This is a predicted structure of an 85-nucleotide RNA (c-di-GMP-I riboswitch aptamer) from an Alphaproteobacteria bacterium. Its Rfam family is "c-di-GMP-I riboswitch aptamer". Rfam links the family to the GO term cyclic-di-GMP binding. Taxonomically the source falls in Alphaproteobacteria (Bacteria, Pseudomonadati, Pseudomonadota). The prediction has a mean pLDDT of 83. The model forms 89% of the base pairs in the Rfam consensus.
RNA sequence: CCCCGACAAGGGCAAAACGCCGGAAACGGCGCGGCGCAAAGCCAUCGGCCUUAUCCCCUAGUGGAUUGGCGGCUGGGCUACCGAA
Numbered sequence: 001c002c003c004c005g006a007c008a009a010g011g012g013c014a015a016a017a018c019g020c021c022g023g024a025a026a027c028g029g030c031g032c033g034g035c036g037c038a039a040a041g042c043c044a045u046c047g048g049c050c051u052u053a054u055c056c057c058c059u060a061g062u063g064g065a066u067u068g069g070c071g072g073c074u075g076g077g078c079u080a081c082c083g084a085a
C1' cells in the first nucleotide's frame, strides 16, 4: 500500500412513527426517535422500483409520453477511521 472485517478501540450515520415546512405526488428538509448499517459517506443518461401536476389513447379502468424521485434496491465510480485473524 492492497485485500479483508473482530464479542477490539474511539467514534459516526440514522429506519419506522410523530410534529412542522416544501412539493400535484413520489419524496426531500428540520426536530424528536432508533430499525438497522463497516461505507446506511458522495455520485443518477446501466438495470430496477416509485410518482403523475401536464399531455395523448381509452366508455371507465388501464396504457403511453413527459416531469420528478429512490445511492437504506442492485451493479458501477470516487473518498474514508481503526487494525485482530
Base pairs, nucleotide, nucleotide: 004083005082012037013036018031019030020029021028022027035072041078042077043076047073048070049069050068054065055064056063